RNAcentral holds the full RNA, with entries from ENA. The part of an RNA shown here (small-subunit ribosomal RNA, 3' major domain) has 486 nucleotides and comes from an uncultured prokaryote. The prediction has a mean pLDDT of 82.
Context: one part of a larger RNA
RNA sequence: UGACGGGGACCCGCACAAACGGUGGAGCAUGUGGUUCAAUACGACGAUACGCGUGGAAACUUACCCAGGCUUGACAUGUACGAGAAAUCCUUAUGAAAGUAGGGACCUCUCUUCGGAGACUGGUACACAGGUGUUGCAUGGCUGUCGUCAGCUCGUGUCGUGAGAUGUUGGGUUAAGUCCCGCAACGAGCGCAACCCCUAUCUCUUGUUGCUAACCUUGUAGAAAUAUAAAGUGCACUCUACGGAGACUGCCGCUGAUAAAGCGGAGGAAGGAGGGGACGACGUCAAGUCAGUACGGCCCUUACGUCUGGGGCUACACACGUGCUACAAUGGCCGGUACAAUGGGUCGCGAUACCGCAAGGUGGAGCUAAUCCCCAAAACCGGUCCCAGUUCGGACUGCAGGCUGCAACUCGCCUGCAUGAAGCCGGAAUCGUUAGUAACCCCAUAUCAGCCACGAUGGGGUGAAUACGUUCCCGGGUCUUGUACA
Numbered sequence: 001u002g003a004c005g006g007g008g009a010c011c012c013g014c015a016c017a018a019a020c021g022g023u024g025g026a027g028c029a030u031g032u033g034g035u036u037c038a039a040u041a042c043g044a045c046g047a048u049a050c051g052c053g054u055g056g057a058a059a060c061u062u063a064c065c066c067a068g069g070c071u072u073g074a075c076a077u078g079u080a081c082g083a084g085a086a087a088u089c090c091u092u093a094u095g096a097a098a099g100u101a102g103g104g105a106c107c108u109c110u111c112u113u114c115g116g117a118g119a120c121u122g123g124u125a126c127a128c129a130g131g132u133g134u135u136g137c138a139u140g141g142c143u144g145u146c147g148u149c150a151g152c153u154c155g156u157g158u159c160g161u162g163a164g165a166u167g168u169u170g171g172g173u174u175a176a177g178u179c180c181c182g183c184a185a186c187g188a189g190c191g192c193a194a195c196c197c198c199u200a201u202c203u204c205u206u207g208u209u210g211c212u213a214a215c216c217u218u219g220u221a222g223a224a225a226u227a228u229a230a231a232g233u234g235c236a237c238u239c240u241a242c243g244g245a246g247a248c249u250g251c252c253g254c255u256g257a258u259a260a261a262g263c264g265g266a267g268g269a270a271g272g273a274g275g276g277g278a279c280g281a282c283g284u285c286a287a288g289u290c291a292g293u294a295c296g297g298c299c300c301u302u303a304c305g306u307c308u309g310g311g312g313c314u315a316c317a318c319a320c321g322u323g324c325u326a327c328a329a330u331g332g333c334c335g336g337u338a339c340a341a342u343g344g345g346u347c348g349c350g351a352u353a354c355c356g357c358a359a360g361g362u363g364g365a366g367c368u369a370a371u372c373c374c375c376a377a378a379a380c381c382g383g384u385c386c387c388a389g390u391u392c393g394g395a396c397u398g399c400a401g402g403c404u405g406c407a408a409c410u411c412g413c414c415u416g417c418a419u420g421a422a423g424c425c426g427g428a429a430u431c432g433u434u435a436g437u438a439a440c441c442c443c444a445u446a447u448c449a450g451c452c453a454c455g456a457u458g459g460g461g462u463g464a465a466u467a468c469g470u471u472c473c474c475g476g477g478u479c480u481u482g483u484a485c486a
Stems, first nucleotide, its partner, number of pairs: 001486002003483003007480007015470002019433005026325008034316002042053002064311007073128001077127005083121002088105007109118003130300002133298003139294001141289003144285001146283001151190006157166003170181003196277004201245003205241001207239001210235002215232001217230005248271001251265005327426001331385006343374003348367002353362003392423001397418007439462007
């Protein structure tokens, strides 16, 4: 100087407390361990591995296993030799295919000094290719974590023999080493904050594909008032998307040291960082990744390369993590009836209509999209069930179908009928959340032929409770103290 302490002081965080909803019990989905297997590919392992890499394992993917093949090779560049337009197509034998051994069709592109040269293709030979083989403890890059915690340092000066100290400590204050005051320090850098994006209010401009108040026309209903639909008109309103305004403790009062600031108030759409995001200092964990790519060393080279068929990654006494669905009446079922946003769409989204109980099929209007399509559910209204292993719950299984795809046996999704398991709110323990949050409800997208999605990432709809407080648990910051630790 640090680190540590079941030392002290001060402070903070869904850290505890308060509240709401979960996990741990059940069934299923998924990842992992273990076991099994010819193989069940590899990595990740407290927090910081385990719905993680994988944002799509039937073939492919695929790296694993079995079997059959190839050897300048599936892929790249170059040299030499000899051949041919190239490309393409048809075909025989063998074979599971790949491949191996043939046959046939097609029949010369450019330049030319007519010798040849060049381009392209495949062949032979040689340099080489290739390796998801190894080392993340040789590395780059990227990432997780402490932690969006408020810290980490430097120059000059001063103090100290020196390591080093000071500054950065102290009194206040802040979300903040934020700011103020003081001070042998004075300044500065990386961080904090701000500058960036979204959102909440107003406004200029914009007016189609968006909107339609007023006015007008037409149709329908009506005796009329009027209601409703469409066209016009218009850009008022909503919205679109470009610019601007707006919030700064600016104003008032109180507290404070006359400071920084805090508390209350006014005005305001918004008030003291308005809400959210992006942004992650010096460093820590020889943290993670050589299997995303790159790259040093080592290793393989008729195989540790490569092609093909099939299997496996989907196994199953068991254990754990993460989820979904439930155990019901704030509910289930039936009928009626509203209201979104983010996004996506031409190898695509697919309307009206018709067929089918349905999944789906036929068909193809419109749309390269503010134009057309994908397109809501909970909620609300009415009826029914009457507390039961039930009209709860839906696992499992049988049969019959649909869809994608060369192909659904291993091993896809969906529909109908039948079947109707466990489960009556979950031990010890443990997780999330402070407001448009939790909880509940659907929707979209990436990947993608299809899909094991109950996952992930986003979007909107309905919409709470609680926080006395900081004694305690966990993590962190500052000062101080002890130490036989570095």